[in-house]
RNA sequence: UGUAGGAAAGACCAAAGCCCGCGUGAGCGGGCGACAGAAAGCCACGGGUCUUUAGGUCGUCCCCCAGGAAUCCUAAGACCUCAAGAUCGCCGAGUUGCCGCA
Repeated sequence: UGUAGGAAAGACCAAAGCCCGCGUGAGCGGGCGACAGAAAGCCACGGGUCUUUAGGUCGUCCCCCAGGAAUCCUAAGACCUCAAGAUCGCCGAGUUGCCGCA
């Protein structure tokens, strides 16, 4: 310097769950805990997913296929859009790095 390997060695990290705290929320921090991880180090740049606010569409009834009604307000849920966020342990890009190997 490279790396397509993680067998060995020494370390690191810590999913779910539970407890405490923070946040409207997605989530985050700490403790316990280990399912995993060769970048599960860092970084929200691209995509994905999720959250919140706002707006919109559907969603209702009559009639019967072309329309009409529901003045005004309002609702579970689903989807779409904008904005602001969350997630790097969803994937990719970027960047740094351990051991081994060459």

Predicted 3D model of a 102-nucleotide RNA (c-di-GMP-I riboswitch aptamer) from a Terriglobia bacterium.
The sequence was found by an Rfam model in a public genome assembly.
Its Rfam family is "c-di-GMP-I riboswitch aptamer". Rfam links the family to the GO term cyclic-di-GMP binding.
Model confidence (mean pLDDT): 75 of 100.